Description
c-di-GMP-I riboswitch aptamer from Gemmata obscuriglobus, 95 nucleotides, folded computationally. Rfam family: c-di-GMP-I riboswitch aptamer. Gene Ontology term of the family: cyclic-di-GMP binding.
[in-house]
RNA sequence: UCCUCGAAAGGGCUAACCCGCUGCGAAGCGGGGGCGCAAAGCCACGGGCCUGCGGUCUCCCCACCACACCGACCGCAGGUCGCCUGGUUGCCGAA
Numbered sequence: 001u002c003c004u005c006g007a008a009a010g011g012g013c014u015a016a017c018c019c020g021c022u023g024c025g026a027a028g029c030g031g032g033g034g035c036g037c038a039a040a041g042c043c044a045c046g047g048g049c050c051u052g053c054g055g056u057c058u059c060c061c062c063a064c065c066a067c068a069c070c071g072a073c074c075g076c077a078g079g080u081c082g083c084c085u086g087g088u089u090g091c092c093g094a095a
Stems, first nucleotide, its partner, number of pairs: 005093002012037002017032006035082001041088003046084002048080010
């Protein structure tokens, strides 16, 4: 010095929840808050999950038919990096 790793110190970020604003929504931003985090810094490329719209099928209802709702799948457009993987940058230095 580098890789792995995560003791200490100083600092950093901020889940749920509450308030305000924006958005149809998932959610985002600001303030409070603090469960946690060594990349909980950044990037939606891949998988997952979530939202909106459209389509197909199904279920239900019904005397019959059809629609809506529910559920599944597909497509398009989004959200989430504090779900995982990957990429990239980076503070400190005990064992």

NCBI's taxonomy places the organism under Bacteria, Pseudomonadati, Planctomycetia, Gemmatales, Gemmata.